[in-house]
Context: one part of a larger RNA
């Protein structure tokens, strides 16, 4: 000098950095006090203050309380023992998860909905017997989706799926057997014809579901337009025209975990803000259980800000322990 772990530090106090990462602050008990918001339970140990040792007196059953006095830098005298607040995204919550790079906004969840299933249930498993479902019985079981709560959940059944229908079209095996072919008695001089039988083949006709067809169904899979013109400044277009569609995106939200252009524009916060918050709406490419919008509480979640605090830094210094190093 380097590394690991630990300790202290003038002045400043996040200037460090992707980011306060790490460290520091806070910390126990008693008293006072405690906001927005809220599902009235919470939020809350909110925040923010004060006290804590010893002696004596008073009081008390005591714990203690009150008063007077005393000592120390320091009285929860060491150790163990929340930093706090403001705003936003996401997920209601406790929970679960990638054993060994991901703990989350993912999964689950109570709640909601649709569908199937009448019991020898549906569903699952097995070759079957059988078993699970269930020693249950639709307030049950199974499948799928959504995900507390509040307010809601618009339009489209043309396509795909599912359910229902059975008139017509199409349609298998089977039934059917017209006819054809082979063989052959027989007939014929020959060419050839050819009964019955036995074979091979085989038309019409008949013939289910399915499909076509007709309806229903979107908390089934899914989908939810374009162009042109128009108001007495301008701009814009409540309004009109036209084309297409199954129907043309309703409420709500919106540069968003979604916005390309984009560091959009305006406002706030900063001396200065690609992030953040509030608006606007021109939504490249939000949108209603593939749920929409809010939301108290919760979170080793993500984002922005503030106070406190600090060796993160300005800018480094010193100390301790163990390595490294030298020798054995």
């Nucleotide at each position: 000098u380097u590394c690991a772990c630990g300790g202290u530090u003038a002045a400043g106090g996040a200037a460090c950095u992707a980011g306060g990462c790490a460290a520091a602050u806070u910390g126990a008990c008693c008293c006072c006090g405690u906001a927005a918001c809220u599902u009235c339970g919470g939020g809350a140990u909110a925040a923010g203050g004060g006290g804590u040792c010893c002696u004596c007196a008073u009081u008390g059953a005591g714990a203690g309380a009150u008063g007077a006095g005393g000592c120390g830098c320091a009285g929860a005298g060491a150790a163990u023992a929340g930093g706090u607040c403001c705003a936003g995204g996401c997920a209601a919550c406790u929970g679960u998860u990638u054993a060994a790079c991901a703990a989350a906004a993912a999964c689950a969840c109570a709640g909601g909905g649709c569908u199937g299933u009448g019991c020898a249930a549906a569903a699952u498993u097995g070759a079957a017997a059988g078993a699970u479902g269930a020693a249950g019985a639709a307030u049950a079981c199974a499948g799928c989706c959504u995900g507390a709560c509040a307010c809601c959940u618009g339009c489209c059944c043309g396509g795909u799926g599912c359910c229902g229908g059975a008139a017509g079209g199409u349609u298998a095996a089977g039934a059917g057997g017209a006819g054809a072919u082979g063989u052959c008695a027989u007939c014929g001089c020959a060419a050839g014809a050819g009964a019955a039988g036995c074979a091979u083949u085989g038309a019409a006709u008949u013939g289910a579901a399915g499909c076509c067809c007709c309806g229903g169904u979107a908390a089934a899979c899914g989908g939810c337009g374009g162009c042109c013109g128009u108001a007495a400044c301008u701009a814009u277009a409540a309004c009109g025209g036209u084309c297409c569609u199954a129907a043309g995106g309703u409420a709500g939200c919106g540069a968003a975990a979604u916005u390309c252009c984009u560091u959009g524009u305006c406002g706030g916060g900063u001396a200065a803000g690609u992030u953040c918050c509030g608006a606007c709406c021109u939504g490249c490419a939000c949108g209603a259980a593939u749920g929409g919008u809010g939301u108290a509480a919760u979170g080793a979640u993500c984002u922005g800000g503030a106070c406190g605090c600090u060796g993160u830094c300005u800018c480094a210094a010193c100390c301790g322990u163990g390595a490294g190093c030298u020798c054995a």
Molecule: large-subunit ribosomal RNA, domain IV
Organism: uncultured Porphyromonadaceae bacterium